[in-house]
Context: one part of a larger RNA
This record gives sequence, C1' cells and structure tokens, in this order.
RNA sequence: CUAGGCGUAAAGGGCUUCUAGGUGGUUAAUUGUGUUCUUAGUAAAAAACGAGGUUUUAAACCUUGGGGUACUAUUAGUACUAAUUAACUUGAUAUAAUAGAAAUAUAAGAUACUUUAAAUGUAAAGGUAAAAUUUGUAAAAAUUUAAAGGAUGACCAGCAGGUGAAGACGUUAUAUUAUGUAUUAUUGACACUCAAGAGCAAAAGUAUAAGUAUCAAAGAGGAUUUGAGACCCUCGUAGUUUAUACCCUGACCAAUGUGUAUCCGAUUAAUAUUGAGAAAAAUUAUUUUUGAAUAUUUAAUUUUUCAUAAAGAUUAUUCAAAGCUAACGCGUUAAUACACCGCCUAGGAACUACGAACGCAAGUUUGAAACU
Repeated sequence: CUAGGCGUAAAGGGCUUCUAGGUGGUUAAUUGUGUUCUUAGUAAAAAACGAGGUUUUAAACCUUGGGGUACUAUUAGUACUAAUUAACUUGAUAUAAUAGAAAUAUAAGAUACUUUAAAUGUAAAGGUAAAAUUUGUAAAAAUUUAAAGGAUGACCAGCAGGUGAAGACGUUAUAUUAUGUAUUAUUGACACUCAAGAGCAAAAGUAUAAGUAUCAAAGAGGAUUUGAGACCCUCGUAGUUUAUACCCUGACCAAUGUGUAUCCGAUUAAUAUUGAGAAAAAUUAUUUUUGAAUAUUUAAUUUUUCAUAAAGAUUAUUCAAAGCUAACGCGUUAAUACACCGCCUAGGAACUACGAACGCAAGUUUGAAACU
C1' cells in the first nucleotide's frame, strides 16, 4: 500500500463558508462514451506451469504442450452509465403572520460593595481550629444621612425552557442586522460533500490609550511545620472592565464530521398552526303572538368566553422491536444504509529535534529518526 477501522481500545478537523475534484431526482427519444457479445490480429526468447528425456541420484540442461489476460480492428446489443434534445415537480431557491438570554450600538434604572464628607458614640474592631501580622484615642468598628466610583444583573432559572455554525448568549427600553417555522407562490435539478483558500473562535497572554470598585498570579508579612518555596490569615501589583489591533490554543465533549434515506412503535414537555364542538351578547331577515311594546322559532353575520378532542409539523427528552456492537450500550436526533471530506496503524523517545511558514513576543502549525 491493501484490508480493516475512528462513542469508551490508535483514530472526527474547534466551527462555518466556498473553488477544483468526487457523487447526484423523475419521464421519453436519439447516439452508442464506458460496459457486454462475435470474429481476426498482435503481445520476442528465457523464466513460471503440465508431460517426456539426458545424467548413478539431485540440482542443472534439452525437447514439447497449453493458456490467461491486455491492446488494436471488426460484428451485434442498449438494462445501467455517459452525451445531446424535449418535458416534469417531489430536492433546492424566494416569500413569511409569528418566536427567541441570537448579534451590534445607544440610553435608563436596581441591589450590593468600596471610598469620601458629616452626625451619633467609645474602646475596641478584624481574623482563626487557635493565633498573630493588620486597623483604631490623630476617634476606628457599629448606626444614620448624603455624594462619588467602577464592576455585576439576585429571585424567576433544579427553567428535561429558549437562541446561535461553533465559541457562546440571562435587568429594562429603543434603533439596526441576522436566523428558524406554518402557509403561499415562482424558477425547473439550479443539488450534496468539499483538498487548497477565506472568515469566526473561551480563558490566559501581547501592543497603544482609557479605566481601576471588587477579586487577585507575582511579591511582602503573619501563622503552621523538622523545614513550608504550600494549604490558613492580613496586605497587594499585573490582570479582571472598555476601545482598536494581535495571538489562534482548549476534556472547543454528545470524547459520536456534514447531508440524504429508512417498513414495529410507545411516553413526556415546549413552540406555533389547523380546529369538530358548547355558551352568551349584538345586528339583519323570518315564524308565531298582540291593539302596541314585550316575548318566541329558524337562519346568516359579527364579537366575547369556554373547550381543548383529533391531526400533522418543528424542537428537546426518556423507553423500546428489528438490526448493529468485543461488551457496555446505540436504536428515525443511529453506533443502520448511501455520497463526500478528515483521521488511525504496538508502547516510549515525541504535543520533541531539524527545516519551512506565521507571530511584536510568548509561542503556534506542520512533524521525523537513532536508540529502546
């Protein structure tokens, strides 16, 4: 390489988009590309295989026979495949009431916290298993009032809840943008997957500027301890926040790539839709009654309330038949089948070395071998 695999044993790329490439819906006609059939030719010898012989035997040597398949030309055929032509609507596209912690920007407000100012008040406060460092008579802590500041959105939410491609997203309002869905309609296969390429990507980290309440690597001190470079305590700088650029990693996990298809089903929840039916009120017409009003029957229309049967759709969850699996288990949201991509090949050395590319740097990506 092949074969076989990738939930847990080695192995799904962090996610999306898209080019080349690969694969591709239904019907008919024509051609006859691949494909199948007929006939002929070519494919050196040696070697290999079958049979026989030479040699004392074996190897070796000699003689002889047969093929496969491949290519070229030719005959016939047209199911599949391909090309061309003509059509189709189921895939795809467009539209969309409505839905949501989807994104960005701006504004408003809430609690707590810290600091500052003032008042009351007097000797403690704080912290721990126990203490001390620490704060405090230069008036702390506590209580009350006011102001400033930055960060954060309790309960609802143990939401079997929602949105997004993933990362991720939870106060309220406004504006802009994007996405999913019932339905309806247009085009008429315009599709699926995608090496390369492009974009996004938690936290930490980097650069410049702003900000700095809280918490807090480093650092300092107090304890503990044989020691303590730690766990505990008191402080505390980067950072944590914002803007603009980098960085590009992660147990970025459902350890499960994307799309399509599939003939047993059951349960729960959410979202929106269709909606049999029941009641009440009003209006119009109509029937009966009356001197008239009132009342009454039927039908239609409108409004409100109740009902939530039944139905399919989307999303999320739990069981389970067949089947699959080494087993655990999976089971229409597959670990089943098909298309395409990525990846694996005993353990270590090694998320390393060298080289290359990228980066301000930190480092990242790609990625061996000796040896064992």